[in-house]
Predicted 3D model of an 84-nucleotide RNA (c-di-GMP-I riboswitch aptamer) from Fimbriimonas ginsengisoli. RNAcentral holds the sequence, with entries from Rfam and Ribocentre.

RNA sequence: ACAGAAAAAUGGCACGAUGGGGGUGACCCCUACCACGCAAAGCCAAGGAUCUCGGUCAGGAGCCGAGAGAGCCGGGUUGCCUGU
Numbered sequence: 001a002c003a004g005a006a007a008a009a010u011g012g013c014a015c016g017a018u019g020g021g022g023g024u025g026a027c028c029c030c031u032a033c034c035a036c037g038c039a040a041a042g043c044c045a046a047g048g049a050u051c052u053c054g055g056u057c058a059g060g061a062g063c064c065g066a067g068a069g070a071g072c073c074g075g076g077u078u079g080c081c082u083g084u
Base pairs, nucleotide, nucleotide: 001084002083003082004081012038013037016034018032019031020030021029022028036071042077043076044075047073048072050068051067052066053065054064055063056062
C1' cells in the first nucleotide's frame, strides 16, 4: 500500500427492559444494571426516509420554521486484527 471480515485473539459499543434524573416533546438525552446484536453499532451530518414541537388550515394532508436520533438506507473520514 492492497485485500478480507472466514477463523482466532485483544478489546470496544450497547437494541430493549427496569430504577433515578432532565426536557413542551421525540424511535429524545444523562446515569446504574443486564445484554439483542454489531468489523466500524468509532466520528461527521450539508443526501433520502422516519419521529417530535410550533405556525398556516374548520380539521387533515401539504407547506414553512425549529428540534431528534445515525443500531433505517446511502455518503465522507479515522481505526484494531489477519494475509499478501

Model confidence (mean pLDDT): 77 of 100. The same sequence occurs in records of 2 taxa.